Background:
A computed fold for a 563-nucleotide part of an RNA from a Phycisphaerae bacterium, annotated as large-subunit ribosomal RNA, domain I. Its Rfam family is "Bacterial large subunit ribosomal RNA". RNAcentral holds the full RNA, with entries from ENA.

[in-house]
Context: one part of a larger RNA
RNA sequence: GGUACAUGGCGGAUGCCUUGGCGUGAUGAGACGAUGAAGGGCGUGGUAGGCUGCGAUAAGCCCGGGGAAGCUGUCAAACUAGCUUUGAUCCCGGGAUUCCCGAAUGGGGCAACCCAUCGUCACUGUGCAAGCAGAUAAAUGGCGAUAUCGACGGUUGAAUGCAUAGACCGUCGAGGUCAACGCGGUGAACUGAAACAUCUAAGUAGCCGCAGGAAAGGAAAUCAACAGAGACUCCGCAAGUAGCGGCGAGCGAAAGCGGAAUAGCCCAAACCGGACUUCGGUCCGGGGUUGCGGGCCUCGAUCAGGAGUUACAAAGGUAACGGUAGCCGAAGUGUCUGGAAAGGCACACAAUACAGGGUGACAGUCCCGUAGGCGCACCCAAUACCCUCCGUUAUGGUCGAGGUUCCAGAGUAACACGGUGCCCGUGAAACCCCGUGUGAAGCUGGGGGGUCCACCCUCCAAGGCUAAGUACUCCAUCACGACCGAUAGUGAAAAAGUAGGGCGACUGAAAGGUGAAAAGCACCCCUAUAAGGGGAGUUAAAAGUACCUGAAACCAUGUACCU
Numbered sequence: 001g002g003u004a005c006a007u008g009g010c011g012g013a014u015g016c017c018u019u020g021g022c023g024u025g026a027u028g029a030g031a032c033g034a035u036g037a038a039g040g041g042c043g044u045g046g047u048a049g050g051c052u053g054c055g056a057u058a059a060g061c062c063c064g065g066g067g068a069a070g071c072u073g074u075c076a077a078a079c080u081a082g083c084u085u086u087g088a089u090c091c092c093g094g095g096a097u098u099c100c101c102g103a104a105u106g107g108g109g110c111a112a113c114c115c116a117u118c119g120u121c122a123c124u125g126u127g128c129a130a131g132c133a134g135a136u137a138a139a140u141g142g143c144g145a146u147a148u149c150g151a152c153g154g155u156u157g158a159a160u161g162c163a164u165a166g167a168c169c170g171u172c173g174a175g176g177u178c179a180a181c182g183c184g185g186u187g188a189a190c191u192g193a194a195a196c197a198u199c200u201a202a203g204u205a206g207c208c209g210c211a212g213g214a215a216a217g218g219a220a221a222u223c224a225a226c227a228g229a230g231a232c233u234c235c236g237c238a239a240g241u242a243g244c245g246g247c248g249a250g251c252g253a254a255a256g257c258g259g260a261a262u263a264g265c266c267c268a269a270a271c272c273g274g275a276c277u278u279c280g281g282u283c284c285g286g287g288g289u290u291g292c293g294g295g296c297c298u299c300g301a302u303c304a305g306g307a308g309u310u311a312c313a314a315a316g317g318u319a320a321c322g323g324u325a326g327c328c329g330a331a332g333u334g335u336c337u338g339g340a341a342a343g344g345c346a347c348a349c350a351a352u353a354c355a356g357g358g359u360g361a362c363a364g365u366c367c368c369g370u371a372g373g374c375g376c377a378c379c380c381a382a383u384a385c386c387c388u389c390c391g392u393u394a395u396g397g398u399c400g401a402g403g404u405u406c407c408a409g410a411g412u413a414a415c416a417c418g419g420u421g422c423c424c425g426u427g428a429a430a431c432c433c434c435g436u437g438u439g440a441a442g443c444u445g446g447g448g449g450g451u452c453c454a455c456c457c458u459c460c461a462a463g464g465c466u467a468a469g470u471a472c473u474c475c476a477u478c479a480c481g482a483c484c485g486a487u488a489g490u491g492a493a494a495a496a497g498u499a500g501g502g503c504g505a506c507u508g509a510a511a512g513g514u515g516a517a518a519a520g521c522a523c524c525c526c527u528a529u530a531a532g533g534g535g536a537g538u539u540a541a542a543a544g545u546a547c548c549u550g551a552a553a554c555c556a557u558g559u560a561c562c563u
Stems, first nucleotide, its partner, number of pairs: 001562009015548001016513002020484002022481007029473002031177002039101003042055003046079002049075003061095006070083003106115003116146007123134004148174009181212001182210005192199001196246001222229002233260005243251002264465003267409001271286006291443001293407002295404009305390004316386004322379002326374003332347005348365002356368003414438006421431001424450001445460005500507002520547001523535004
């Protein structure tokens, strides 16, 4: 020096555990904000650093309800001082207070700071008080007002006659934040094409605007095919089909069928009436809303019940259900082992309750619960009733026939040029939408049926509203998991978006476990000593706070052997 074994140290793997995560489902909620939000700064406790709560009324104040014998949040024990059966602490609901910054909004500003203007209160007298009257040279303080933009209404008012701009006043509203989902505007590149330019990625990401609990869409100028369907949305099939495509890479429908859910309406116009009128018309009411229409004129038949708060007219009340604290809730003892009984043995009991958790080992009957049942001042959707609206015997409603030809959305449709969206990349390219220009018809009308034409079929643009089925989850509650179990699971089981890093945008950890209970080792000894150790004691066991288990690497000691 090595090998082997043994005993230790160091180390923190492994096993077991779970306070924390992850995922799914159901239900709710789907917003907050000038009545000052989200988010912060600074304060606030008897001693007070962090977290939590709260705001100069500051771990809190008031009221109502619940509940109960203890309480003064937590890390985190202790001391001090208190509260409480005259019901505290605690839980729920409602209210009050709510510094400063922040949209931040009187002006400014390097956020949490600085500086104003005006009004009012303070002071005196009087009065029970409300108040009234007076004083006010200055200072200080409390309260209030003073941002901008938009809409509506009004006053005033230039150049410039009428006007208009402008100025001012009043009443409302907006502004900012927020996870995804939605609609719109704008809109890449990497990449793929084995390079690359059309193409693709992709109308994706990003940015911007706006909204709702959903949004969007929506009652055919739609499809279809000689048969017909009958708003929209979503899902499955049709179908990787028809197609598009440097016919490359790739992209990629629709009809129809099967489901989910169902709901349809209102204007403009003709005509009639009223008011006003610059005589052109305007406003209000009725009427009417369709594709074998409506108005007007003539004629005929028929009629007493319907509808409703999301569209089609519109306001509210009450009740129940539900939600936000809670409450009741069955049934076991003995003995043995043991530190401890829930284990063994013995004999019982309950069960609409043997889900689960805890308790000194494994508990239906010990505790919390569970099945089942009960409960609210406040809030409250669908629902019911009250209620509301239309009509009710005829100058009305509905339906029908004939006549008349009055009406039926114009800088629109269409066309040309330039683009775009559709499966469609300019193609024979229809159809939809946009820009520029041109620019109809008027029901004997117009659009579509994939260039175009005819026949035929179908629909009625250029006005508007509309629930449900569908999408999502920052958030609340409940339930569940062939999800993780501390290098896993969230970055975060702990002071976690913390410590630390960076000028900054930003980045970003590590770190869980004594024991059933601190019973956390009184006292003695060694000693260099706030260490460590030896006794003693606690405990079932030192498991001794460097604490469950305690692997390996690594280090040391002892013994044996080899060199």